[in-house]
Context: one part of a larger RNA
RNA sequence: UUGGGUUUAAAGGGUGCGUAGGCUGCGUAUUAAGUCAGCGGUGAAAUUUUCCGGCUUAACCGGGACCGUGCCGUUGAUACUGGUAUGCUUGAAUAUGAAUGAAGUUGGAGGAAUGUGUAGUGUAGCGGUGAAAUGCAUAGAUAUUACACAGAAGACCGAUUGCGAAGGCAUCUGACUAAUUCAUUAUUGACGCUGAUGCACGAAAGCGUGGGGAUCAAACAGGAUUAGAUACCCUGGUAGUCCACGCUGUAAACGAUGAUAACUCGCUGUUGGGUGUUUACACUCAGUGGCCAAGCGAAAGCGAUAAGUUAUCCACCUGGGGAGUACGGCCGCAAGGCUGAAACUC
Numbered sequence: 001u002u003g004g005g006u007u008u009a010a011a012g013g014g015u016g017c018g019u020a021g022g023c024u025g026c027g028u029a030u031u032a033a034g035u036c037a038g039c040g041g042u043g044a045a046a047u048u049u050u051c052c053g054g055c056u057u058a059a060c061c062g063g064g065a066c067c068g069u070g071c072c073g074u075u076g077a078u079a080c081u082g083g084u085a086u087g088c089u090u091g092a093a094u095a096u097g098a099a100u101g102a103a104g105u106u107g108g109a110g111g112a113a114u115g116u117g118u119a120g121u122g123u124a125g126c127g128g129u130g131a132a133a134u135g136c137a138u139a140g141a142u143a144u145u146a147c148a149c150a151g152a153a154g155a156c157c158g159a160u161u162g163c164g165a166a167g168g169c170a171u172c173u174g175a176c177u178a179a180u181u182c183a184u185u186a187u188u189g190a191c192g193c194u195g196a197u198g199c200a201c202g203a204a205a206g207c208g209u210g211g212g213g214a215u216c217a218a219a220c221a222g223g224a225u226u227a228g229a230u231a232c233c234c235u236g237g238u239a240g241u242c243c244a245c246g247c248u249g250u251a252a253a254c255g256a257u258g259a260u261a262a263c264u265c266g267c268u269g270u271u272g273g274g275u276g277u278u279u280a281c282a283c284u285c286a287g288u289g290g291c292c293a294a295g296c297g298a299a300a301g302c303g304a305u306a307a308g309u310u311a312u313c314c315a316c317c318u319g320g321g322g323a324g325u326a327c328g329g330c331c332g333c334a335a336g337g338c339u340g341a342a343a344c345u346c
Base pairs, nucleotide, nucleotide: 004317005316006315007300008299012314014201015200016199017198021194022193023192025088026087027086028085029084030083031082033081034080035077036076037075038074039073040072041071042070049065050064051063052062053061054060091191092188093187094186096183097182098181099180100179103177104176105175106174107173108172109171114150115149116148117147118146119145120144121143125136126135162169163168206247207246208245209244210243211242216240220236221235222234223233258313259312260311261310262309263308266291267290268289269288270287271286272285273284274283275282276281295302296301319346320345321344328339329338330337331336
């Protein structure tokens, strides 16, 4: 490379948008580039294969055939692919009318809890643990009452619930923005799918500048435990946790399952629409769960939300270690990220 694969054995890119490219619905006409057929030319000889012949045989030599699967030209064929023209409505999109949600951005408001401050009541303990101690407290703590301030987070509702491309999103409320679904069929008429490079988004931690700092809490300190205890437990506690702007670009970024389209027995929940109706319900579209038929699978299991049966496009895998390392390059303030070997060894 071919073949074979990618839930868990190696292997789906973190996610989207989208360039090139690849692929692309149903007709009619035309063309004849691909495709197919005939004919002509060329495809040197030697060699190889095969048949016949000549040296007594063979090697060797001579003759014929085959082969040279290709290329060029020409004449035709027109199903498929391509080109051109012209239509269609099922794919796709738009319009109209409804509906939905913790979707996003940015303001405003409120309550519980925590901590702190001030004042009052009040007195000897509080706190913490397996048990303790460090710690706090007669300079009046803990507890309790009132007032004030601060920052952060949103109990109950809350759910195999909902929304979002993913990351993710939850007090109430205003503004702005985006999306999805359903219904009527109205409009356009293949406008589509995928997507290398690229661009954008991307938890937490981390970084830069400036704020903020209640809680919690890496580091650190002390107390315990222990043979030791650089831990688990306890008392404290700084970065950080929060906000603005900028960077980083990684995660078990997981459904460990790429996107799109079609097809394949049923049962049972639930969310948002619609239709019918006997308002019990039934059907239907879009989601979201459970159990299963066929089928698939090494099995576990999957099973219309496929890991079944097919098609198109992209990404990736090829024994373990060495190693996601070295070197080089690109990116980054740095931390580091992306790309990514070999020797050697089993």